[in-house]
Context: one part of a larger RNA
Formats: sequence, C1' cells, structure tokens
RNA sequence: UGCGGGCCGCCUGAGGGGAAGGUGACCUCAGUACGAGAGGAACGGGUCGCCACGGCCACUAGUGUAGCGGCCGUCCGGUAGGGCGUAGGCCGCGUAGCCACGCCGUAGGGGGUAACCACUGAAAGCAUCUAAGUGGGAACUCCUCCCCGAAAAGAGGCGGCCGUUUCCAGGCGGGUUUCCGCUUGGAACGAGGGCUCCCGUAGAAGACGGGGUUGAUGGGGUGGGGGUGUAAGUCCCGAGGGUCUUUUGACCCGAGGGAUGAGCCCACCACUCCCAAUCG
Repeated sequence: UGCGGGCCGCCUGAGGGGAAGGUGACCUCAGUACGAGAGGAACGGGUCGCCACGGCCACUAGUGUAGCGGCCGUCCGGUAGGGCGUAGGCCGCGUAGCCACGCCGUAGGGGGUAACCACUGAAAGCAUCUAAGUGGGAACUCCUCCCCGAAAAGAGGCGGCCGUUUCCAGGCGGGUUUCCGCUUGGAACGAGGGCUCCCGUAGAAGACGGGGUUGAUGGGGUGGGGGUGUAAGUCCCGAGGGUCUUUUGACCCGAGGGAUGAGCCCACCACUCCCAAUCG
C1' cells in the first nucleotide's frame, strides 16, 4: 500500500517448515525350521543401551565476582568493624538463574497406492488378475505430533466497540417560509492505537508481555521458604608475660578454651498502598 468505513479480541487452516531420525545388544520365537551330524536361523512380540536433534531444571552434579563463615599479611581503629592483597587475597559451603554429567520426547496406528500377488469373470461354452466388479501390497504418499501461517488477490469466519454524527463557510439541483438530496473546505466529537511513566526469567536497538491509584507493576516492610553455621555482649577457666615487694604475696595484661546467646543474608513465594507508577 492492498483486502470498498475504522478498530479490538478469539478462531479457521489453503499453504509452508520440522532429525517426523540412525544404530546395536539381550529375552522370547527356539535348540524350533533346516541339516546324517556338526551346527543353526527368520517373521513377529518384549526389554535395555549408544549416537544425533529438540525441550526442561523436581532429582543428581557443575557454576554461582548474590550471600554466610574460616584464615594470613598490611593499614585505619580503644574495641567492634572495615579497606587492600587479581581483573574473587586464599579457603569451605552455597539459594535463584544458567546449565549437563541429570530428566523428558523423537513411537505406533489408520487411509490411498507402485511394481507385484490374487478372487470372481466374460469377450473366446475352455482358459484368463481385467474388459465390468473385488481384495492384498512399500523406507512411497496423506492424516494423526510440533511450529509458522488471512497478502490464501476466491485477500476468510465469529463476537464486540466506534463511525456513517454535530457545527461553520461555500457550490449544484428540487421545492420555495421553515426544508430535502448531492457535493467542496474547515473545526469538534469518537472506538482504538501511539507517546509518556513503573516494570518483566521479554530483550542488542526496535519489538513482545504486564501494570499505572477503580492499582499489588517495581522498591520497601512483614511473614513463609531457604543459605551460612552459633554473632556481638557478658561470665568462667587460662599457656605465658609485666609492675610492686627481701620473701610470702598483691595487682594488671593475656593467645586460646568453655557457658549463655545466635547473628547476618536472599535473585524465590505470599501479604501489605509506606515509596514510585502523578498529571497528561
């Protein structure tokens, strides 16, 4: 741009695309058929692998520069707590997400046929699969599975909404007091869409999806569920050291250990208008 008004939602499915795949072992068939014996199948049925492809993250693993904890050096600091040591200081664990080493699917059935095999059967008293008629028959073909797909020009269907309205200025025709029909230009209204704002496991930008106070869209808070692994503080023990003192002893510091006590954090789920989606 088109699909003879505009738009939104839900469909149909002409047509197109798809690894719709490949291969092996075992059990059974069967120690059967076959064979003198030795040996030794197949069709069919069942089970389990491997390769390849696609999808997914409940499980098992990996990662996890979110997070929590441990340890060393140095610096700040009275402690507590931190900075730096790689573009994680090193180490242990690790939710979500992403993933494979994990899980799932990739069969089977039906229809139509090819060569071919047949039934009935004349022309041609027989015979003959064929001439009329009928059946079987392939990794072929169509359907059943997944995806795209009204631009499928025979341009589809269904449902809903808006419009075909109002005003102003003209033109033509009919009536002639108002009016009617056609038409030109402008303005308004209008479904809906876009912009804008808050976002998303959607995403290179566009796009796509959700939400915008008649609101749980994101943040915060609370709870649930989870990760780390028992915080700080207080108390007790305490290797060892220091000060005073002639000695006995008194006081102080103190690595580390124990008791009590958890603390810190979250990308997930829910609730809650506290904050931001105001107004346009």
Overview: A computed fold for a 280-nucleotide part of an RNA from Ignisphaera sp., annotated as large-subunit ribosomal RNA, domain VI. The full RNA is in RNAcentral, with records from ENA. The prediction has a mean pLDDT of 84. Lineage of the source: Archaea > Thermoproteati > Thermoproteota > Desulfurococcaceae > Ignisphaera.